[in-house]
RNA sequence: AAAGGCACCGGCAAUGAAGUCUGCCACAACCGCCCCGGAACUUCUUGGGGAUGAUGACUUCUACCCUGAA
Numbered sequence: 001a002a003a004g005g006c007a008c009c010g011g012c013a014a015u016g017a018a019g020u021c022u023g024c025c026a027c028a029a030c031c032g033c034c035c036c037g038g039a040a041c042u043u044c045u046u047g048g049g050g051a052u053g054a055u056g057a058c059u060u061c062u063a064c065c066c067u068g069a070a
Base pairs, nucleotide, nucleotide: 010025011024012023013022016061017060018059019058020057021056033050034049035048036047037045038044039043
């Protein structure tokens, strides 16, 4: 010096916000799935189509959807 480890702060866990808990990351973590087509082809995706979910989990709010009442 590098690698590795620890602490503080912080960030992240396919669609928004808050609280709590868990896990992960330190320029990384994360950026999901199915079908068709294409290609550098057991992987990728400039194109087209489709389905589920606002959570990693729990609670609450907002949006969307269904039903009912006023």